[in-house]
RNA sequence: UCAGACGGCUGGAUGGCUGCACUUCGCAAGGGGUGAGGAAAGUCCGGGCUCCACGGAGACACGGUGCCGGUUAACGACCGGCGGGGGCGACCUCAGGGAAAGUGCCACAGAAAACAAACCGCCGGGUUGGCGUCUUCGGACGGCAAACCAGCCAGGCAAGGGUGAAACGGUGGGGUAAGAGCCCACCGCGCGACCGGCAACGGAAGCGGCAUGGCAAACCCCACCGGGAGCAAGACCAAAUAGGGGCGGCACGCCGGGCAACCGGCAGCGGUGUUUCCGCGACGUCGCCCGGGUCGGUCGCGCGAGGCGUUCGGUGACGGACGUCCCAGAGGAAUGGCCAUCCAUCGCUCCUUCGGGGGCGGGGACAGAACCCGGCUUACAGGCCGUCUGACCUG
Numbered sequence: 001u002c003a004g005a006c007g008g009c010u011g012g013a014u015g016g017c018u019g020c021a022c023u024u025c026g027c028a029a030g031g032g033g034u035g036a037g038g039a040a041a042g043u044c045c046g047g048g049c050u051c052c053a054c055g056g057a058g059a060c061a062c063g064g065u066g067c068c069g070g071u072u073a074a075c076g077a078c079c080g081g082c083g084g085g086g087g088c089g090a091c092c093u094c095a096g097g098g099a100a101a102g103u104g105c106c107a108c109a110g111a112a113a114a115c116a117a118a119c120c121g122c123c124g125g126g127u128u129g130g131c132g133u134c135u136u137c138g139g140a141c142g143g144c145a146a147a148c149c150a151g152c153c154a155g156g157c158a159a160g161g162g163u164g165a166a167a168c169g170g171u172g173g174g175g176u177a178a179g180a181g182c183c184c185a186c187c188g189c190g191c192g193a194c195c196g197g198c199a200a201c202g203g204a205a206g207c208g209g210c211a212u213g214g215c216a217a218a219c220c221c222c223a224c225c226g227g228g229a230g231c232a233a234g235a236c237c238a239a240a241u242a243g244g245g246g247c248g249g250c251a252c253g254c255c256g257g258g259c260a261a262c263c264g265g266c267a268g269c270g271g272u273g274u275u276u277c278c279g280c281g282a283c284g285u286c287g288c289c290c291g292g293g294u295c296g297g298u299c300g301c302g303c304g305a306g307g308c309g310u311u312c313g314g315u316g317a318c319g320g321a322c323g324u325c326c327c328a329g330a331g332g333a334a335u336g337g338c339c340a341u342c343c344a345u346c347g348c349u350c351c352u353u354c355g356g357g358g359g360c361g362g363g364g365a366c367a368g369a370a371c372c373c374g375g376c377u378u379a380c381a382g383g384c385c386g387u388c389u390g391a392c393c394u395g
Base pairs, nucleotide, nucleotide: 001391002390003389004388005387006386007385008384009383010382012342013341014340015339016338017337018336020035021034022033023032024031025030037366041377042376044375045374046373047372048371049230050229051228052227062226063225064224065223066222067081068080069079070078071077082096083094084093085092086091097221098220102219103218104215105214106213119161120160121157122156123155125153126152127151128150129149130148131142132141133140134139169187170186171185172184173183174182188210189208190207191206194203195202196201234299235298236297237296244290245289246288247287248286249285250284253266254265255264256263257262268280269279270278271277306325307324308323309322310321311320312319313318343364345362346361347360348359349358350357351356
């Protein structure tokens, strides 16, 4: 200098004018104070808080998590390790328990996808035909040696070819009719005394002749965890109207029967002014009071697993101590707009001593609290800082 890896910060500043929300002072007019984020977002995970359910323990079902150790209020988060994979490297990445408990699946291709099996091929045997040699002419032989070929039959083999993402250990040698862990050496694999480590795991003498293909984000097995709903939770105050409850007023009178409950008649009230008829002795109506819900209002609701700084312990996540600060909260929802200057930055253009300077113009990312907190994920113009890696050059 170039190319990268990882981590962190910032993401407009100041002033003026004019609004908005909350709050405070004031009788009022008006004045003062405060007012978004690293993600306020997605609502994915874990908590606080609230209500409901629930005697303890266990079992079953369902859901989640899944190497080891640690951090934390808790977690599926984070930190540090281990192991697999990738990269020359800094570093990145993994849903990373169990496949000899059982069941199931493995497309296409291929003989065969895991009790096994054989398409091409290799091998010896039998038989038929051809060819060759010999011949006593009937046949015999073709093992060795330079010296057979083809078809069929019953077998042996899995070395080679071919298929596939994956083929029942690999390479070499011996062995064999041809072959094969059949035997041997090395590698791989399994078991593994012992050693290191809290552990995951690592190393490893020796043993085993190969047996255990892959898939558990397939069922399943094992271990651990898990009540439900959510601030529209929930608590309090409390209209009009219509329901509900209580008390009181309106007729409670007369005659007859009956032991009584009650029945009949008259009077009374209503339909309807009169008669007849029907209904009525409270389920009616009027007044007062009480209670629940709705509209509405208040709380929950901003001192908290709180922020910042210093220091100590720890590799780290994080924890302790001390100091300091109070920092939006309303309700379907305020936190805005304009102008000027500056700040970086882009385009055009002019000047230049090539370092830069001037003029004009553009635009200033993603986004918007709604009970709160810890994480994760996603979005983000531009700018800045630190640590490290590789290549090249120079001293």

The prediction has a mean pLDDT of 75. Bacterial RNase P class A from a Rhodospirillales bacterium, 395 nucleotides, folded computationally. It matches the Rfam family "Bacterial RNase P class A". Rfam classes the family as a ribozyme. The source organism's lineage runs through Bacteria, Pseudomonadati, Pseudomonadota, Alphaproteobacteria and Rhodospirillales.